[in-house]
Molecule: SAM riboswitch aptamer (S box leader)
């Protein structure tokens, strides 16, 4: 960094540190934030895959990744009267190049 499959309505915080912004994807809304946003860090936590125990139901959390406000809403492509679906893009994983 590229490929291919899979998932993507659910789960889970406090403290430091820092000082104005944050909620992945156009505006716009809505939300959270100087009673302290991001981003780093400890420590905790959670179980998506990998893993571990059972054996396919279920449970675990020692390990590799991820993840820990709200299910945020939304617009554009393509199908369809509509509902909605799919696609593309994005995210994590797992294999491979």
């Nucleotide at each position: 960094c590229u490929c291919u499959u899979a998932u993507u309505a659910a789960g889970a915080g406090u403290g430091g540190c820092g000082g104005a912004g944050a909620g992945u994807u156009a505006a716009g809304g809505c939300u959270c934030u100087g009673u302290g946003a991001a981003a780093c860090c400890a420590c905790g936590g959670c179980a998506a895959c990998c893993c571990c125990c059972u054996u396919u139901c279920g449970g675990g959390a020692a390990g590799g990744u991820g993840c820990u406000a709200a299910u945020c809403u939304g617009a554009g492509c393509g199908a369809g009267u509509g509902a909605u679906c799919g696609a593309a893009c994005a995210a994590u994983a797992a294999g491979g190049g």